[in-house]
RNA sequence: UUCCGGUCCACGCCGAGCUCGGGUGAGUGACCCGGGGCGGGGGAACCGAACGUUGGGGCUUAUCCCGGAGAUCGGGUAGGGCACCUUCCAGCUCGAGCCCGUCAGCUAACCCCGCAGGCACUGAGGAAGGUCGGA
Numbered sequence: 001u002u003c004c005g006g007u008c009c010a011c012g013c014c015g016a017g018c019u020c021g022g023g024u025g026a027g028u029g030a031c032c033c034g035g036g037g038c039g040g041g042g043g044a045a046c047c048g049a050a051c052g053u054u055g056g057g058g059c060u061u062a063u064c065c066c067g068g069a070g071a072u073c074g075g076g077u078a079g080g081g082c083a084c085c086u087u088c089c090a091g092c093u094c095g096a097g098c099c100c101g102u103c104a105g106c107u108a109a110c111c112c113c114g115c116a117g118g119c120a121c122u123g124a125g126g127a128a129g130g131u132c133g134g135a
């Protein structure tokens, strides 16, 4: 260093929403600055584009259809999520909300912004293949 075996430990979900360093402050909280990382928007040429107050556009899985006078109403649906990863089967479940402000197709250089919030406590199914941390 590699392989095999044994024992013990670690390993929760949705989401881009993580991490390291420095400073102020009051030791923690909080705020500011910087590095790495993840995510989003604007922005040429070329290409594309027949729309234009019935405005248009962005984030997101969250679009669209039907019924209903309407509703935080009902039914469906594109599309998402479910415990190491992929695929198949089965079951359960979401299918909302927010923002820009008359304005934005793509888009190299370049510029700008976010790194939240919510949930779970034996719950986490079956098959095939694959991968695999520490002592």
Base pairs, nucleotide, nucleotide: 007135008134009133012119013118014117018036019035020034021033022032023031024030037115038114039113040112041111042110047105055103056100057099058098059097064076065075066074067073079094080093081092082091084130085129086128087127088126089125